[in-house]
RNA sequence: UCCCACGUUGUCUAGUGGUUAGGACGCCUGGAUGAAAGCCAGGAGGUCUGGGUUUGAUUUCCAGCGUGGGAU
Numbered sequence: 001u002c003c004c005a006c007g008u009u010g011u012c013u014a015g016u017g018g019u020u021a022g023g024a025c026g027c028c029u030g031g032a033u034g035a036a037a038g039c040c041a042g043g044a045g046g047u048c049u050g051g052g053u054u055u056g057a058u059u060u061c062c063a064g065c066g067u068g069g070g071a072u
Stems, first nucleotide, its partner, number of pairs: 001071007010025004018055001027043005048064005
C1' cells in the first nucleotide's frame, strides 16, 4: 500500500426492511436466612459515526473510524 471479515447494554452473543431489539454472565432492589452464598421475584442499562435509498434503516448502499486476519 492492497484485500477480506466484524462493530448490538459493563462482558459474550442472537436477530429481522415495520411498534416491546432477545438470551447468558455481571450490577441494583426485594423475598428467604441468625448472617452470607446459592435460590426466587422484579429492575436499570445497548444497535460505532456521518450521509444516501426507502413511507419506514439496527437491517440495504457509500464514506470515515476502530478491531482482527491475510498478501506484497

About this RNA
The prediction has a mean pLDDT of 81. Transfer RNA from Sergentomyia squamirostris, 72 nucleotides, folded computationally. It matches the Rfam family "tRNA". It is annotated as a transfer RNA.